[in-house]
RNA sequence: CGUAAUGGAAGCUAGGGUUCCGGUUCCGCCGUUUGGAAUGUCUGGUCCGAGAGUUUCCGGCUUCGUUUCAGGACGAAGCUCCACGGAGGGAUAAAAGCCCGGGAGGU
Numbered sequence: 001c002g003u004a005a006u007g008g009a010a011g012c013u014a015g016g017g018u019u020c021c022g023g024u025u026c027c028g029c030c031g032u033u034u035g036g037a038a039u040g041u042c043u044g045g046u047c048c049g050a051g052a053g054u055u056u057c058c059g060g061c062u063u064c065g066u067u068u069c070a071g072g073a074c075g076a077a078g079c080u081c082c083a084c085g086g087a088g089g090g091a092u093a094a095a096a097g098c099c100c101g102g103g104a105g106g107u
Base pairs, nucleotide, nucleotide: 007058008057009056010055011054012053015048016047020045021044022042023039024038025037026036027035059080060079061078062077063076064075065074066073067072082102084105088100089099090098
């Protein structure tokens, strides 16, 4: 800018690192102690988490019906499509398919 409108949220997952928990290793304590450091190339729990993954809910648009002087309200049906994608930067403890970003670029 165009389109009748084509949107939002939550849960889960792919994935992610290491603030906390736990694990492992080392040192210390083992009488008063129950600690300290390292490690994510530690499966995990907490945590973060998809525009182009999934499920659910809400919303939107169209058509029809009921009701209303009308506006509107309620209900039903249909639609809510498609989507190849860096590098680099940013946040958080840190990183990522998170954010920049349906970006740059490509077709």

The prediction has a mean pLDDT of 82. Guanidine-I riboswitch aptamer from Gallionellales bacterium 39-52-133, 107 nucleotides, folded computationally. Its Rfam family is "Guanidine-I riboswitch aptamer". Rfam's curators write: This family represents a conserved RNA structure found upstream of the ykkC and yxkD genes in Bacillus subtilis and related genes in other bacteria. NCBI's taxonomy places the organism under Bacteria, Pseudomonadati, Pseudomonadota, Betaproteobacteria, Nitrosomonadales. The sequence was found by an Rfam model in a public genome assembly.